This is a predicted structure of a 350-nucleotide part of an RNA (small-subunit ribosomal RNA, central domain) from a metagenome. The full RNA is in RNAcentral, with records from SILVA.
Context: one part of a larger RNA
RNA sequence: UUGGGCGUAAAGAGCGUGUAGGUGGUUCUUCAAGUCGAGCGUGAAAUCUCUUGGCUUAACUGAGAGAGGUCAUUCGAUACUAAGGGACUUGAGGGCAGCAGGGGAAAGCGGAAUUCCCGGUGUAGCGGUGAAAUGCGUAGAUAUCGGGAGGAACACCCGUGGCGAAGGCGGCUUUCUGGGCUGCAUCUGACACUGAGACGCGAAAGCGUGGGGAGCAAACAGGAUUAGAUACCCUGGUAGUCCACGCCCUAAACAUUGGAUACUAGGUAUGGGGGGUAUCGACCCCCUCCGUGCCGUAGCUUACGCGUUAAGUAUCCCGCCUGGGGACUACGACCGCAAGGUUAAAACUC
Numbered sequence: 001u002u003g004g005g006c007g008u009a010a011a012g013a014g015c016g017u018g019u020a021g022g023u024g025g026u027u028c029u030u031c032a033a034g035u036c037g038a039g040c041g042u043g044a045a046a047u048c049u050c051u052u053g054g055c056u057u058a059a060c061u062g063a064g065a066g067a068g069g070u071c072a073u074u075c076g077a078u079a080c081u082a083a084g085g086g087a088c089u090u091g092a093g094g095g096c097a098g099c100a101g102g103g104g105a106a107a108g109c110g111g112a113a114u115u116c117c118c119g120g121u122g123u124a125g126c127g128g129u130g131a132a133a134u135g136c137g138u139a140g141a142u143a144u145c146g147g148g149a150g151g152a153a154c155a156c157c158c159g160u161g162g163c164g165a166a167g168g169c170g171g172c173u174u175u176c177u178g179g180g181c182u183g184c185a186u187c188u189g190a191c192a193c194u195g196a197g198a199c200g201c202g203a204a205a206g207c208g209u210g211g212g213g214a215g216c217a218a219a220c221a222g223g224a225u226u227a228g229a230u231a232c233c234c235u236g237g238u239a240g241u242c243c244a245c246g247c248c249c250u251a252a253a254c255a256u257u258g259g260a261u262a263c264u265a266g267g268u269a270u271g272g273g274g275g276g277u278a279u280c281g282a283c284c285c286c287c288u289c290c291g292u293g294c295c296g297u298a299g300c301u302u303a304c305g306c307g308u309u310a311a312g313u314a315u316c317c318c319g320c321c322u323g324g325g326g327a328c329u330a331c332g333a334c335c336g337c338a339a340g341g342u343u344a345a346a347a348c349u350c
Stems, first nucleotide, its partner, number of pairs: 003322004007304002012318001014201004021194003025088006033081002035077005041071001042069001048066005091191001092188003095184005103177007110154001115149007125136002162169002206247006215241002220236004258317006266295007274287001275285002299306002323350003332343004
């Protein structure tokens, strides 16, 4: 490389936007580049295959035919593809009218709880554990009542539920703002799908500068436990956790399942929308569209299982895999303040 693969055996990039490229709906027409047919030319000799001559054979030598091409050129064909032109509406996008939502950003506000401070009541304990001790407390703790400060998180509602491309998103209000879904079938008329590079986003931890610091809590200290205990348990406690701005760019970033389109039994639950019935609603029924779950047929799968939300049947495009270890490594390159990240071998060994 070919082939075969990528839910769990090696393998789907964490996610998106999108350039080149690849691929691409219906119909008419032009052309004839690809494609197809025919003619002509050429593909030296030797070699190769077949036939044959010669020699007792072989090698060798001679003759004839054939094979061998993404070849060139001329003429022709027009189904398909490309290219040029015209038209279409079902793909895609827009418009109008509605709908649901913890989607995002900023500002403001709220109550419960923890801690601390002040004051009142009150007295000897509190706390903690398997049991204890360290710790706190007669300088008045714990408990309880009143007042105040400050930070962080938002109980119930909360769901097998909702939204977002993913990471993720949950008190309330306002402002700004992205996307989705439904109905109408009004406009554009293939404007589409995918996407190497590129660019952007990207939990937690970590880093820089400046704030903030209630609770929690790596490190650290002490008390226990233990043979020891650099742990598990307890008492403390600093970074950090929070905010602003700037970095980092990794995760079991998982549904361990890339994106798009079409097709292929049903049943059931649920969120959003539409329609029908009687009259508005509720309820009920029906349908269809979009989403989220469970069960299950065919089919697929080594099996487990998947099963219209496919791991079924097909097409297009991208990414990735090729025995285990060495090795999410070395060297080099690029990125980073650093930590480190991305890319990524070989010897050797089984």